[in-house]
The RNA shown here (transfer RNA) has 73 nucleotides and comes from Danio rerio. The sequence is in RNAcentral, with records from Rfam. The coordinates come from a structure-prediction model, not an experiment, and the mean pLDDT is 80. Rfam family: tRNA. From the family's description: Transfer RNA (tRNA) molecules are approximately 80 nucleotides in length. Their secondary structure includes four short double-helical elements and three loops (D, anti-codon, and T loops). Further hydrogen bonds mediate the characteristic L-shaped molecular structure. tRNAs have two regions of fundamental functional importance: the anti-codon, which is responsible for specific mRNA codon recognition, and the 3' end, to which the tRNAs corresponding amino acid is attached (by aminoacyl-tRNA synthetases). tRNAs cope with the degeneracy of the genetic code in two manners: having more than one tRNA (with a specific anti-codon) for a particular amino acid; and 'wobble' base-pairing, i.e. permitting non-standard base-pairing at the 3rd anti-codon position.
RNA sequence: GCUCAGCUAGUUCAGUCAGUAGAGCAUGAGACCCUUAAUCUCAGGGUCGUGGGUUCGAGCCCCACGUUGUGCA
Repeated sequence: GCUCAGCUAGUUCAGUCAGUAGAGCAUGAGACCCUUAAUCUCAGGGUCGUGGGUUCGAGCCCCACGUUGUGCA
């Protein structure tokens, strides 16, 4: 320098044919319990890597850039 793959909640990851952004774990509160743990219930938490474009509407399609990893030279 080039090829391919990834980037979504604190973290690990889903997200179908573009149509109100989700789950597990973690965190906080409550229930239960003599206490802790475990279990159960609820809650908070997101400029979907950045900036543009297309569209009535973009996590999803297009372009550029950034970043991580893989492979080739």